[in-house]
Parts: sequence; C1' cells; structure tokens
RNA sequence: UCCAGACAAAGCCAACCCCUUCGCGAGGGGGGGGACGGAAAGCCACGGGCCUCCGAAAUGGAGACAGCCGAGCCGCCAAA
Repeated sequence: UCCAGACAAAGCCAACCCCUUCGCGAGGGGGGGGACGGAAAGCCACGGGCCUCCGAAAUGGAGACAGCCGAGCCGCCAAA
C1' cells in the first nucleotide's frame, strides 16, 4: 500500500412516533425529543421510479423524495 467491515474504539447520520413550525399539497421542508436502523443513511434530481399540485387533457407545466434503484463527485476509523 492492497484485500478484509469486527461482539474494537472515536465520532457521524436518524426510519417510525411525539411536540412545534413552514407549505394548497406531497411518501414534503425546518427545529426539539427519541431511536428502527445505516459504512456512504455524505453530496448531487443526470436516468429510471414513487408522491403532490395546476390543467379538460397531453408526450404539458410546477414541485418533492438521495433511508427505492442506477450514474457522477467526495470521504472518517480500523483488527484478525
């Protein structure tokens, strides 16, 4: 250095739920509590997909999800 992700250590994130707040709304966003879990559950809406709103409808328009799957970028710790 590579492989290897552990009943290791130090930190990190936070599903569902409760309180609060923003939003017409969303499987939506922010804050507090808590902890199912996570080694990319870090970033990123590029592709697919799901959800919401507008629209008579469109192959239309506007949002939203990264803890659904890919692409891309970056990365903590560390033994047998």